[in-house]
RNA sequence: UACGUGCUCCGGGGUCGGUGCAAUUCCGAGCCGGCGGUGACAGUCCGCGACCCGGCCCGUGCAGCAGCCUCGGCUGCGGCGGGACGGUUGACCUGGUGGAACUCCAGGACCGACGGUGAAAGUCCGGAUGGGAGGAAGCACGUG
Numbered sequence: 001u002a003c004g005u006g007c008u009c010c011g012g013g014g015u016c017g018g019u020g021c022a023a024u025u026c027c028g029a030g031c032c033g034g035c036g037g038u039g040a041c042a043g044u045c046c047g048c049g050a051c052c053c054g055g056c057c058c059g060u061g062c063a064g065c066a067g068c069c070u071c072g073g074c075u076g077c078g079g080c081g082g083g084a085c086g087g088u089u090g091a092c093c094u095g096g097u098g099g100a101a102c103u104c105c106a107g108g109a110c111c112g113a114c115g116g117u118g119a120a121a122g123u124c125c126g127g128a129u130g131g132g133a134g135g136a137a138g139c140a141c142g143u144g
Base pairs, nucleotide, nucleotide: 001144002143003142004141005140006139007138008137009135010134015029016028017027018026031122032112033111034048035047036046037045043110044109052087053086054085056083057082058081059080060079062078064077065076066075067074068073092108093107094106095105096104114126115125116124
């Protein structure tokens, strides 16, 4: 220094005031922004990931239902776990600089899964001590 294997790591944000019996959920102001890419730095461009849905495939010492049967079991549905795939999944304009910017600067906007809650949640609680894109992050071992 390159490659391989294993392990580990890796998401931010509810503050003040108002109304109310009750709200970190409503109203006013404020707060936050995963990963890769891109002629130049991106929550809003092109994609990826997480939630959710679908059929398919694999596994299963799984309550239950049905069928077959040589009565031991087998098959299908269903339960649970997993896999690849598909679907779904939000939001930006104007001006300026420049060779180049929906990415920078100025201004004005906008967006944020599902379940829960005394009342509606990007921020609280929960699934989640989970999953996970990606990494020129870390460690160990091995090979060159």
This is a predicted structure of a 144-nucleotide RNA (FMN riboswitch aptamer (RFN element)) from Actinotalea ferrariae. RNAcentral records the identical sequence in 2 taxa. Of the family's consensus pairs, 94% are formed in the model. The source organism's lineage runs through Bacteria, Actinomycetota, Micrococcales, Cellulomonadaceae and Actinotalea. Its mean pLDDT, the model's own confidence on a scale to 100, is 81. It matches the Rfam family "FMN riboswitch aptamer (RFN element)". Rfam's curators write: The RFN element is a highly conserved domain that is found frequently in the 5'-untranslated regions of prokaryotic mRNAs that encode for flavin mononucleotide (FMN) biosynthesis and transport proteins.